[in-house]
Parts: sequence; C1' cells; structure tokens
RNA sequence: AGCGACCUUCGGGGCGGGGUGCGAUUCCCGACCGGCGGUAAUGGUGGCGCUGGCCACACGAGCCCGCGAGCCGAGAGGCAGGAUCCGGUGCGAUUCCGGAGCCGACGGUACAGUCCGGAUGGGAGAGGGUCUGC
Repeated sequence: AGCGACCUUCGGGGCGGGGUGCGAUUCCCGACCGGCGGUAAUGGUGGCGCUGGCCACACGAGCCCGCGAGCCGAGAGGCAGGAUCCGGUGCGAUUCCGGAGCCGACGGUACAGUCCGGAUGGGAGAGGGUCUGC
C1' cells in the first nucleotide's frame, strides 16, 4: 500500500416580489435550486522553465455513462425511472468559454422540483479507526 471482516462519523438545495381568486409558496408573470461515483486530453491557482513544456494542489457535467431515492418481493431479485442544443478554441470537449433552452418520484391540498407528509426513515457513497491473512 492492496484485499477482507468489524466498529464509527458524515452523507440535499430551492418561490423574495407581483397578478387573478373566497381560497394558490400549487394557476399566471417572474425568482430560485442541482445528491453520489466515473469521464474531463487543454479549463483554474501556484511554482519551475523560458516558448517544447514540466511539476504540485484543489476544484470542475442536473440534462454523457452509471448509481441512489420510488414500487413489488421473506429473500435472491424484479419493475419503474426526467431533461441539450448552437457557436468558439482545439488532434480531441454534449464536461472548458459564450449564448439560448430543457428537466425534476409518491401522498396531501386550488393543479407543487421549491410547502406539508411517509422521514428522528432509507441511501449512492465519503472520511476515520481496529483486527486478520497475503
């Protein structure tokens, strides 16, 4: 350092303002939000070097790939499961830069990504510790 077992901690954000209405954070205008792992050649910061680049560090995709949350099942497991284009740079980008879009479980309620509820739950996973063997 890797694998395994066990213990432990952590592990989701968001309607301010206006309109209609008896009533809406649910409709309309507008506002706001983005779990986890992967990929990310160049992007960012710093240093070296001095034009070939090299090194270190942290971050980097809601809509690319996969996972989680939901439902069924005693279990193994099964089912369900949303959304992106254009331009630029480049050998290479649906990830960078610019622009314009789009999406968001179930139950409740005036129709909900944002309120209340299942949930003091579950959870992808992330960190730490102990032990055993190689």